[in-house]
RNA sequence: AGCGCAAAUCGGCCUACCGCUCUUUCGGGGGAGGAAAGUCCAGACAGCGCAGAGCACCGUACCGUUCGUAAGCGCGGGUGUUAGGGGAGGAAUUCCUUGGCAACAGCAAGUGUCACAGAAAAUAACCGCCACGCUUCGGUGUGGUCAGGGUGAAAAUGUGAGGUAAGAGCUCACGCGUUUUGGUGGUAACAUCGGAAUGGGACAAACCUUGCGGGCUGCAAGACCAAAUAGGUCAGGAUUUAAGGGUGGCUCGCUCUUUCCUGAUGGGUAGGUUGCAUAGAUAAAUGGUAGGCUAAAACAGGAUCUGGCUUACGGGUUUGCAAAAAAC
Numbered sequence: 001a002g003c004g005c006a007a008a009u010c011g012g013c014c015u016a017c018c019g020c021u022c023u024u025u026c027g028g029g030g031g032a033g034g035a036a037a038g039u040c041c042a043g044a045c046a047g048c049g050c051a052g053a054g055c056a057c058c059g060u061a062c063c064g065u066u067c068g069u070a071a072g073c074g075c076g077g078g079u080g081u082u083a084g085g086g087g088a089g090g091a092a093u094u095c096c097u098u099g100g101c102a103a104c105a106g107c108a109a110g111u112g113u114c115a116c117a118g119a120a121a122a123u124a125a126c127c128g129c130c131a132c133g134c135u136u137c138g139g140u141g142u143g144g145u146c147a148g149g150g151u152g153a154a155a156a157u158g159u160g161a162g163g164u165a166a167g168a169g170c171u172c173a174c175g176c177g178u179u180u181u182g183g184u185g186g187u188a189a190c191a192u193c194g195g196a197a198u199g200g201g202a203c204a205a206a207c208c209u210u211g212c213g214g215g216c217u218g219c220a221a222g223a224c225c226a227a228a229u230a231g232g233u234c235a236g237g238a239u240u241u242a243a244g245g246g247u248g249g250c251u252c253g254c255u256c257u258u259u260c261c262u263g264a265u266g267g268g269u270a271g272g273u274u275g276c277a278u279a280g281a282u283a284a285a286u287g288g289u290a291g292g293c294u295a296a297a298a299c300a301g302g303a304u305c306u307g308g309c310u311u312a313c314g315g316g317u318u319u320g321c322a323a324a325a326a327a328c
Base pairs, nucleotide, nucleotide: 004321005320006319007318008317009316010315012293013292014291015290016289017288018287020031021030022029023028033299037310038309040308041307042306043305044304045218046217047216048215052252053251054250055249057214058213059212060211061210062077063076064075067074068073078104079102080101081100082099083098084097085096086095087094088093105209106208110207111206112203113202114201126149127148128145129144130143131142132141133140134139157175158174159173160172161171162170176199177198178197179196180195181194182193183192184191185190222274223273224272225271232265233264234263235262236261237260238259242258243257244256245255246254
């Protein structure tokens, strides 16, 4: 330098002819997206005589003083973990920096799980080591031990020294974790320094517990107009102050109606306007042909609207990275 990666941005334009669609003062004017996709989240808006209380259920979960937002979410910070690079240390371990991830309340409320392997998954003792004894000198019995080895994802806090029959926090020095407490800094989560106690864990994406939040349904929501008829008939059941209705489920409350529920059979209508727009269709329009320009035409098309999230995408331009990470 280049391939590559990340982020942002562009993501077609002009002319002619024919064609489609909306609108019109009849001159004319307008006609797809950064994701229109997914239908995941939130809202605007609309409806419900009660939309009340509780339970179930659903969602959420480190911090942010007045960070930004209507919310969702975004942004910033913290902690943990992990990959690379560079230091300190005898080692355990620890510090700085560049990226990634987070399943980020609680295991000291309770109930549970950790298969297989292994001696044993917490009431530990296989090989080995040590002491004493026996011995056919091959081995073997009793006791001590868990430092070394094996099994495993994980084996009684780690390293080093001393000590011991051999070992072990048995003793010491230095580390690590948990709980608690005091000082300092910070809005806070937390960080740091010191003291005391303590030393098997992992799993809540196991059941569960705790805090906070949640009325429901949705433009096929709704509103208006017109038209039509038989809220008919049959059978069964419940009730005689009980039944039915009241926009997710159950219970209670409140409220409305006066019979109601189930099955079968039968009749009428299913049309229009609006909601609705600088695209506004309603079986769904925006296309085809020819020529040219550019660096380039990929992914792909509305259906009430708005803000996000996720997914798809060839190529160009700008910036950054280029060890790693990232991407695949």
The RNA shown here (Bacterial RNase P class A) has 328 nucleotides and comes from a Flavobacteriales bacterium. The prediction has a mean pLDDT of 75. Rfam family: Bacterial RNase P class A. Rfam classes the family as a ribozyme.